The RNA shown here (transfer RNA) has 76 nucleotides and comes from methanogenic archaeon mixed culture ISO4-G1. It matches the Rfam family "tRNA". By type it is a transfer RNA. RNAcentral holds the sequence, with entries from ENA and MGnify. Model confidence (mean pLDDT): 82 of 100. RNAcentral records the identical sequence in 5 taxa. NCBI's taxonomy places the organism under Archaea, Methanobacteriati, Methanobacteriota, Methanomicrobia, Methanomicrobiales.

RNA sequence: GGACCCGUGGUCUAGGGGUUAUGACGUCGCAUUGACAUUGCGGAGGUCGCCGGUUCAAAUCCGGCCGGGUCCACCA
Numbered sequence: 001g002g003a004c005c006c007g008u009g010g011u012c013u014a015g016g017g018g019u020u021a022u023g024a025c026g027u028c029g030c031a032u033u034g035a036c037a038u039u040g041c042g043g044a045g046g047u048c049g050c051c052g053g054u055u056c057a058a059a060u061c062c063g064g065c066c067g068g069g070u071c072c073a074c075c076a
Stems, first nucleotide, its partner, number of pairs: 001072007010025003018056001027043005049065005
């Protein structure tokens, strides 16, 4: 340098044009206990990597960029 894949709450993850973006773990509160753990109920936490385009409408489609990964090529 080239090809392909990935980027979504603190972590992992579903969703591939249209209802309020899904679940688990974690975290906070309440209940339960003598207390702890477990369990149950509830809450907070995301401007979907960035910029632009298409569209009535974009996390989703297109282009560029940034970051990560795999493979190939080149130089020394």